[in-house]
């Protein structure tokens, strides 16, 4: 240095849930509270998966509307990949 990951040390992040005269069509995100957990649960939508379905398309209907399909939306705490990084036992 790399691989690796301790009943080590110093720390870090923050699930569910609650709140918000917040953003969003929604999924979800943001802020505060709160800790289930996490050795990258730091960052990045490149590949796959999953979630939502506004717009769009099709069908039904006289119509309001309903149903189905569909990411360009989301998810990095779904997996893989890329990249940066604390410590140093076996």
């Nucleotide at each position: 240095u790399a691989a690796c990951g301790a009943c080590a040390a110093a720390g870090g992040c923050a699930a569910a849930c609650c709140u918000a005269a917040u953003c969003g069509a929604a999924a979800g995100a943001u802020a505060g509270g709160g800790a289930c957990g996490c050795a990258a649960a730091g960052c990045c939508a490149c590949g796959g998966g999953u979630c939502u379905a506004a717009c769009g398309u099709u069908u039904c209907g006289a119509a309001u509307g309903a149903a189905a399909c569909c990411a360009u939306g989301a998810u990095a705490g779904c997996c893989g990949g890329g990249u940066u990084g604390c410590c140093g036992a076996a």
The prediction has a mean pLDDT of 89. Predicted 3D model of a 90-nucleotide RNA (c-di-GMP-I riboswitch aptamer) from Ammoniphilus sp. CFH 90114. NCBI's taxonomy places the organism under Bacteria, Bacillota, Bacilli, Caryophanales, Ammoniphilus. It matches the Rfam family "c-di-GMP-I riboswitch aptamer". Its family is annotated with cyclic-di-GMP binding in the Gene Ontology. The sequence is in RNAcentral, with records from Rfam.